A computed fold for a 472-nucleotide part of an RNA from a metagenome, annotated as small-subunit ribosomal RNA, 3' major domain. The full RNA is in RNAcentral, with records from SILVA. It matches the Rfam family "Bacterial small subunit ribosomal RNA". Rfam links the family to the GO terms structural constituent of ribosome and ribosome. The prediction has a mean pLDDT of 85.
Context: one part of a larger RNA
RNA sequence: UGACGGGGGCCCGCACAAGCGGUGGAGCAUGUGGUUUAAUUCGACGCAACGCGUAGAACCUUACCUGGGUUUGACAUCCUGUGAAUAUCCCGUAAUUGGGAUAGUGCCUUCGGGAGCACAGAGACAGGUGCUGCAUGGCUGUCGUCAGCUCGUGUCGUGAGAUGUUUGGUUAAGUCCAGCAACGAGCGCAACCCUUAUCGUCAGUUGCCAGGACAUAAUGGUGGGAACUCUGGCGCACUGCCCCGGCAACGGGGAGGAAGGUGGGGAUGACGUCAAGUCCUCAUGGCCCUUAUACCCAGGGCUACACACGUGCUACAAUGGUAGGUACAAAGGGCAGCGACUCUGCAAAGGGAAGCGAAUCCCAAAAGCCUAUCCCAGUCCGGAUUGGGGUCUGCAACUCGACCCCAUGAAGUUGGAAUCGCUAGUAAUCGCGGAUCAGCAUGCCGCGGUGAAUAUGUUCCCGGGCCUUGUA
Numbered sequence: 001u002g003a004c005g006g007g008g009g010c011c012c013g014c015a016c017a018a019g020c021g022g023u024g025g026a027g028c029a030u031g032u033g034g035u036u037u038a039a040u041u042c043g044a045c046g047c048a049a050c051g052c053g054u055a056g057a058a059c060c061u062u063a064c065c066u067g068g069g070u071u072u073g074a075c076a077u078c079c080u081g082u083g084a085a086u087a088u089c090c091c092g093u094a095a096u097u098g099g100g101a102u103a104g105u106g107c108c109u110u111c112g113g114g115a116g117c118a119c120a121g122a123g124a125c126a127g128g129u130g131c132u133g134c135a136u137g138g139c140u141g142u143c144g145u146c147a148g149c150u151c152g153u154g155u156c157g158u159g160a161g162a163u164g165u166u167u168g169g170u171u172a173a174g175u176c177c178a179g180c181a182a183c184g185a186g187c188g189c190a191a192c193c194c195u196u197a198u199c200g201u202c203a204g205u206u207g208c209c210a211g212g213a214c215a216u217a218a219u220g221g222u223g224g225g226a227a228c229u230c231u232g233g234c235g236c237a238c239u240g241c242c243c244c245g246g247c248a249a250c251g252g253g254g255a256g257g258a259a260g261g262u263g264g265g266g267a268u269g270a271c272g273u274c275a276a277g278u279c280c281u282c283a284u285g286g287c288c289c290u291u292a293u294a295c296c297c298a299g300g301g302c303u304a305c306a307c308a309c310g311u312g313c314u315a316c317a318a319u320g321g322u323a324g325g326u327a328c329a330a331a332g333g334g335c336a337g338c339g340a341c342u343c344u345g346c347a348a349a350g351g352g353a354a355g356c357g358a359a360u361c362c363c364a365a366a367a368g369c370c371u372a373u374c375c376c377a378g379u380c381c382g383g384a385u386u387g388g389g390g391u392c393u394g395c396a397a398c399u400c401g402a403c404c405c406c407a408u409g410a411a412g413u414u415g416g417a418a419u420c421g422c423u424a425g426u427a428a429u430c431g432c433g434g435a436u437c438a439g440c441a442u443g444c445c446g447c448g449g450u451g452a453a454u455a456u457g458u459u460c461c462c463g464g465g466c467c468u469u470g471u472a
Base pairs, nucleotide, nucleotide: 003471004470005469007468008467009466010465011464012463013462015458016457019422020421021420022419023418026314027313028312029311030310031309032308033307034305035304042053043052064300065299066298067297068296069295070294073125077124078123079121080120081119082118083117086103087102088101089100090099091098107114108113127289128288130287131286132285136283137282138278139277140276141274143272148187149186150185151184152183153182154163155162156161167178168177169176193266194265195264196263199235200234201233202232203231204230208225209224213222214221238260241254242253243252244251245250316415320374321373322372323371324370325369326368332363333362334361337356338355341352342351343350344349381412386407387406388405389404390403391402392401428450429449430448431447432446433445434444
C1' cells in the first nucleotide's frame, strides 16, 4: 500500500422483510453424473457447468465404434506424359473403389504450343476435431452498469508512498456544491444513438373513408377526398415557471402538461480479478502421427438404463372440464415458397385451384363473451403407458421422426427439509410468430391479449461501495 476480521460508522441492491406465483412430491421432455457398451465422440463443473457449445444426431451432420477399402492422398502449389472437357448406358459391389461400351471433339494460337479439366507417374509436400487454453492471439463469462481506476505538475515523507480521490452536504453516480497544499487532466458516470408514450406539423400508396356521389346479396368495390386511423421525417421536458428550506449543490410541494425531475425499455461494460472458458469456430508457438492419430464408404453409436441431480412441460380440477355459438392483436415469414376457396376423408391429410416476390394475396389467434351440460367422484379431472389402423416428409422412419383416428386409461387429491423468480403494463395467465429446418420444439429468440398483490422498514441473511480501526 493492499487483503482480511463471527471490529466500528455511513450507504445501496427483489439482499431481507411485506406480498404473488413456483421448484423440491407425480408423469413426461431435456441436460448432466454414474453405470453399461464394440462405441455410447469431445468440451463445459459453486455463484459464473448441467433445455450449455447444439439456431434442430434417422443417412449426412460425426469428430466415436465395427467392417470393407485408399496411400502425393478428399483439398493447395510445382514437374513429366497421355487424353478435350463432358454426357449417357451396361456389368459388379453392402457401398465407396473397380471393369466396359457409345456419343463427343470445343477456346486462344506466331501452328511450336498455351489456358482449363481428367487420368497415370516421381517427389517436394498435403492432411490431423491429435496434445498443451498453465506457451498464445482473438472472442466470451464474471464481480457489475458496481462507481470506481488512474495520470501530469506541485507539495509532504530518508523511503515504500501520501496528497489530489480525504472532510461537510447532495446525488442513481468520484453527480454536483462548499471547504481544503493542492491545481488541472484522462478512462469510467451522464449526455449524444435506437425504441416506446402524447399532440402538433409536413407527406398520402398498396394503407385510411368523415361528408356527398355511383354500384352491389355484401365488401373502400368505383369516381373522389386528405378530415380520422395508420405509415415515416421533424418538433416537444429544460428543475424552464411558482412557493418553502438551504451559502450552494440540491431537496420538499405546486401549476401547466400526454409525459416531471435519468418519463419507460434497450444498446453501451472503466483499471482490473478469477493461470475463469475456448487449440472442437478461426488464427497460432511447441510437441506428436505420416501405408496412419490422414482419407473414402457401409452399418452401428451419440437415442443404452438399477439409479442420483439440474432445467422445463402437463396436471392433480368447478376462478374448472366438455359441446355449440360469437368477438378483438402485435410482431414476423412466404416462389424448390405462403397457399384462399372448393371437393374427398371422422381426422392427420389428399385431389383440384384463385391470388401473392406482398402496407395489395396467404399463413391466421387464444384466453374472453353467450348458451347448455357435468355436481366433488380418482370423476365427463388427469393424460402417461400399451394394442390396432392410418397420414406426411424423405433414397430410407427397425434400431431412432412428427402427426391423426379407435381402444387402453397409470401416477397424481397442492408436495418434507430446503429453495427460486418478480416492484407495474411487472408477476401471473392466454395464445401468435421467427431462426435452425426435407421432416422434427415442452427449448431458444421475439410479439401482443387479459392483468394483480405488497413494500411498516434496514435488526438480521447474501453481495457491493466509502471512511476508519486491529493484524505479518